[in-house]
RNA sequence: CCAGAGGGCCGGGCGGCCGCGGUGUCCGCAAGGACAACGAGGAAAGUCCGGGCUCCACGGAACGACGGUGCCGGGUAACGCCCGGCCGGUGCCCGCGAGGGUGUCGAGGGAAAGUGCCACAGAAAGCAUACCGCCUGCCUUUGGGCGGGUAAGGUCGAAAGGGUGCGGCAAGAGCGCACCGCGCGCCCGGCAACGGUCGCGGCACGGUAAACCCCACCGGGUGCAAGACCGAAUAGGGGCGGCAUAUGGGCUACGUUCCGGCUCGUCGCCCGGGUUGGUCGCUGGAGGCGGAGGGCAACCUUCGUCCUAGAGGAAUGGUCGCCACCUCGCGCAAGCGGGGUACAGAACCCGGCUUACAGGUCCCCUGGCACA
Numbered sequence: 001c002c003a004g005a006g007g008g009c010c011g012g013g014c015g016g017c018c019g020c021g022g023u024g025u026c027c028g029c030a031a032g033g034a035c036a037a038c039g040a041g042g043a044a045a046g047u048c049c050g051g052g053c054u055c056c057a058c059g060g061a062a063c064g065a066c067g068g069u070g071c072c073g074g075g076u077a078a079c080g081c082c083c084g085g086c087c088g089g090u091g092c093c094c095g096c097g098a099g100g101g102u103g104u105c106g107a108g109g110g111a112a113a114g115u116g117c118c119a120c121a122g123a124a125a126g127c128a129u130a131c132c133g134c135c136u137g138c139c140u141u142u143g144g145g146c147g148g149g150u151a152a153g154g155u156c157g158a159a160a161g162g163g164u165g166c167g168g169c170a171a172g173a174g175c176g177c178a179c180c181g182c183g184c185g186c187c188c189g190g191c192a193a194c195g196g197u198c199g200c201g202g203c204a205c206g207g208u209a210a211a212c213c214c215c216a217c218c219g220g221g222u223g224c225a226a227g228a229c230c231g232a233a234u235a236g237g238g239g240c241g242g243c244a245u246a247u248g249g250g251c252u253a254c255g256u257u258c259c260g261g262c263u264c265g266u267c268g269c270c271c272g273g274g275u276u277g278g279u280c281g282c283u284g285g286a287g288g289c290g291g292a293g294g295g296c297a298a299c300c301u302u303c304g305u306c307c308u309a310g311a312g313g314a315a316u317g318g319u320c321g322c323c324a325c326c327u328c329g330c331g332c333a334a335g336c337g338g339g340g341u342a343c344a345g346a347a348c349c350c351g352g353c354u355u356a357c358a359g360g361u362c363c364c365c366u367g368g369c370a371c372a
Stems, first nucleotide, its partner, number of pairs: 001368004006363005012323007020039002023036005041343001045354002048352005053223001055221002066219005071085005086108001087106008109214002114212002116208003131154002133150007162180006181203001182201004187196003227280004237271007248264005287306008324341007
């Protein structure tokens, strides 16, 4: 310098003019006006997980149902998040090798509690079974047939009742032995997951729990349109008082009359519920930045400092100039001209995860090339 992998940060800058939003101050009787500082994000998004707050429900505990989580330790208000570690798969690098380093992925509890399932192929799929083989007895027309032994070899499969070697045998077989693997046990190391030495066992126990299930732990519902408060006119409701009064008025679904049933006017004052509206909730908080200390880290403690959207279906914009970057055209060049600069848009707040994102920049690692 080039290529690649991982992680962090930024995500246009400065100035002029016009405009929008709520706030503060001032002017104005009011309508409104003037000025000032301030006014989106790393994801404000998806609403997936965890909380604060809110109202509703609820006497306590245990058990059950349903849902969720699931190696171990730590962090945190909490989490399915984050950090560190263990185990397993896998990539790369180092090493003759044993092995080590590093990255990445893992729904990573339990398969000797029980049940289910294991397609196709294959002789056989959990039950020990025997298709081709191998060995052997008898018979034989010498092609083979019937029977017994065996599971090393072949065959099928994702998976076939340990692997390699030596011995052994009629042929074979953990049948015997060594090493490896597996299981059990003691001891040692580690908080633990787990790791290691030794001993024993000849191998018994296939896989599957994002199948039922078992075990452990966690979980009431709701979502700021939550919810609280103040409360107009008009029309209802209730009370008190004044006036009025029934041989009456009104209703009884076309009208009228009769019979029957139901019901009661007006004015003033007071009380109470609701609607329109207004106020609060509402943004100062598990807060940001910087320093010091602790910790491998996540993170914690402490000191200093800062405060900067909180509206109503909703403001945060437009334009011009210069600059930056990308791109196209012209030009020998200096340069000139045109176009473009992502994803996106607060609505109670906070911690995560996931998804989207033009371009820039920093750190670390790997490989290649060149030079010293």